[in-house]
RNA sequence: GCCUCUGUAGCACAAUGGUAGUGCGCCUGAUUUGUAAUCAGGAGGUUGGGAGUUCGAGUCUCCCCGGGGGCU
Numbered sequence: 001g002c003c004u005c006u007g008u009a010g011c012a013c014a015a016u017g018g019u020a021g022u023g024c025g026c027c028u029g030a031u032u033u034g035u036a037a038u039c040a041g042g043a044g045g046u047u048g049g050g051a052g053u054u055c056g057a058g059u060c061u062c063c064c065c066g067g068g069g070g071c072u
Stems, first nucleotide, its partner, number of pairs: 001071007010024004018055001026042005048064005
């Protein structure tokens, strides 16, 4: 330099173009003499950045940035 995959909550990952969710973690409450475990509730997201297509984009297209793999 070229090809390919990938970027979503603190972490690991989901999500047919139609309300962005699950687990762990965090906070509050219940339970306990207390902690852990368990149960209930809650907070937390410019979906890497920008532009385009569309009535509507995490998803499709283009450019840029970061990461993984391959070729030379």